[in-house]
Two RNAs folded together computationally: RNase P RNA and transfer RNA, 407 nucleotides in total.
RNA sequence: GCCUGAACGGCCGCGGGCGGAGCCCGAAAGGGCCCGCCUGAGGAAAGUCCGAGCUCCACAGGGCAGGAAUAACGGCUAACGGCCGCCGGGGGCGACCCCAGGGAAAGUGCAACAGAGAGAUACCGCCGCCUUCGGGCGGUAAGGGUGGAAAGGCGAGGUAAGAGCUCACCGGCGCGCGGGAGACCGCGCGGCCCUGCAAACCCUAUUCGGAGCAACACCGCGGAGGGACACCAUGUGCCGGCCCGGCGCGUCCCGUGGAGGUGGCAUGAACCGGAGCGGCAACGCACGGUCAAGAUAGAUGGUCGUUCUAGACAGAACUCGGCUUACAGGGCUGGU
RNA sequence: GGGACAUAGCUCAGCUGGGAGAGCGCUGCGUUCGCAACGCAGAGGUCGCGGGUUCGAAUCCCGUUGUCUCC
Numbered sequence: 001g002c003c004u005g006a007a008c009g010g011c012c013g014c015g016g017g018c019g020g021a022g023c024c025c026g027a028a029a030g031g032g033c034c035c036g037c038c039u040g041a042g043g044a045a046a047g048u049c050c051g052a053g054c055u056c057c058a059c060a061g062g063g064c065a066g067g068a069a070u071a072a073c074g075g076c077u078a079a080c081g082g083c084c085g086c087c088g089g090g091g092g093c094g095a096c097c098c099c100a101g102g103g104a105a106a107g108u109g110c111a112a113c114a115g116a117g118a119g120a121u122a123c124c125g126c127c128g129c130c131u132u133c134g135g136g137c138g139g140u141a142a143g144g145g146u147g148g149a150a151a152g153g154c155g156a157g158g159u160a161a162g163a164g165c166u167c168a169c170c171g172g173c174g175c176g177c178g179g180g181a182g183a184c185c186g187c188g189c190g191g192c193c194c195u196g197c198a199a200a201c202c203c204u205a206u207u208c209g210g211a212g213c214a215a216c217a218c219c220g221c222g223g224a225g226g227g228a229c230a231c232c233a234u235g236u237g238c239c240g241g242c243c244c245g246g247c248g249c250g251u252c253c254c255g256u257g258g259a260g261g262u263g264g265c266a267u268g269a270a271c272c273g274g275a276g277c278g279g280c281a282a283c284g285c286a287c288g289g290u291c292a293a294g295a296u297a298g299a300u301g302g303u304c305g306u307u308c309u310a311g312a313c314a315g316a317a318c319u320c321g322g323c324u325u326a327c328a329g330g331g332c333u334g335g336u
Numbered sequence: 337g338g339g340a341c342a343u344a345g346c347u348c349a350g351c352u353g354g355g356a357g358a359g360c361g362c363u364g365c366g367u368u369c370g371c372a373a374c375g376c377a378g379a380g381g382u383c384g385c386g387g388g389u390u391c392g393a394a395u396c397c398c399g400u401u402g403u404c405u406c407c
Base pairs, nucleotide, nucleotide: 001332002331003330004329006307007306008305009304010303011302012301014040015039016038017037018036019035020034022033023032024031025030042313046324047323049322050321051320052319053318054212055211056210057209067208068207069206070205071204073085074084075083076082087101088099089098090097091096102203103202107201108200109197110196111195123144124143125140126139127138128137129136130135152170153169155167156166157165171193172192173190174189175188176187177186178185179184216263217262218261219260223256225254226253227252228251235249236248237247238246239245270290271289272288273287276285277284278283308311337406338405339404340403341402342401345360346359347358348357354391362378363377364376365375366374384400385399386398387397388396
């Protein structure tokens, strides 16, 4: 770095699919029971941290503000904040590992304690001048002390003492030339030398509409609502009794959608294989093969036997690609 | 599918980074004949856990565990 995640068998039981000239219910459609066969959790099914598919809702176009996420470069990919390669930095003797790796030279803020002083500075010391001999003024960051951090570092020259003041080397920054696909690297020139923190505010660049399968679509006994038709002819209710008359119950249709049901739901950016091709690799292409849980109160369990190293973390609920987290034991490969 | 919280035995503050605190409770002493109350003194903390950023982390960031809560 990668793989694996006890094995075999008997009996009983559960979910799904297919089949049956069987039995029961039903007018039928169909349903139930029984029998047989096939099939039935994971590398993480987990967290829901990213990226998508799918579905519905919203949406003329552009800008500003606000919010969130990401942060060197090149590639891979449907896409990604993932992966691979590479650059830079850090760690390790090494194999190799790690990096939230834009900007502190746009602005604001913070740097406790200690220390004279924390981006502004002279406490001690050193040097010069003055002196009433107590000290005062000026220069100085080389030395001491404080601290995580104190004027790029270090050495030489230089100087009153010092100082990039000058020079060599190293580091940074800027400019030029060369190399590279690029990040960047190499060389040369210029004393230009600027504290740290942005996982503080902030600035820059890029990206981002919202909700989620309890999405959503369809069917829908009954019921509420609306419309049409035909007659008040028979029945019945109301208009307090009776007659006439009217309205409703009636039949049909439309439409809504509570219970319930069906789809979504498993053939897909799919998985497996090997000594193929391209590529350092991630990955892509070609070839061959496979179809492999699909519930809706929710199945994968119990028991017995044998073997061994005595069995860890853990259970699908729309589906994929990643990341993260948990994990007994075993195996393989390449190295220091 | 979201949000918040975890700090002493209990309830909580501190979270624009530098001292770990308050009330109640506990211990000892005083007071009282004795107890309570009161006064004085004191003990008690892996800041849920593991990493990281920073000179420095309860505080900022990431992961993780548990609890509560909303749709």
Rfam match: Bacterial RNase P class A.